[in-house]
């Protein structure tokens, strides 16, 4: 330079076909204890790399950039 593929809470990860983000760890607050430990309850995404587009509706489709990996020359 070319091709492909990966980017979703602090971390790890689900989300066929566009109707609106699950668990899990960890973290705060609480219950319980004579104090903690354990166990139990309770709380999370200014919206899903970023900018624009189709569309009533987009984390899911187009397009364009960065970010890291593979691979081709």
């Nucleotide at each position: 330079g070319g091709u492909g593929g990966u980017a979703u809470a602090g971390c790890c990860a689900a989300g066929a076909c566009g109707g609106a983000a699950a668990g899990g760890c960890g973290a705060a607050g609480g219950u319980c204890u004579g104090c903690a430990a354990a166990a139990c309850c309770u709380u999370g995404a200014u919206g899903c790399a970023u900018c624009g587009g189709u569309u009533c509706g987009a984390a899911c489709c187009c397009g364009a950039u960065u970010a890291c990996c593979a691979c081709c020359u």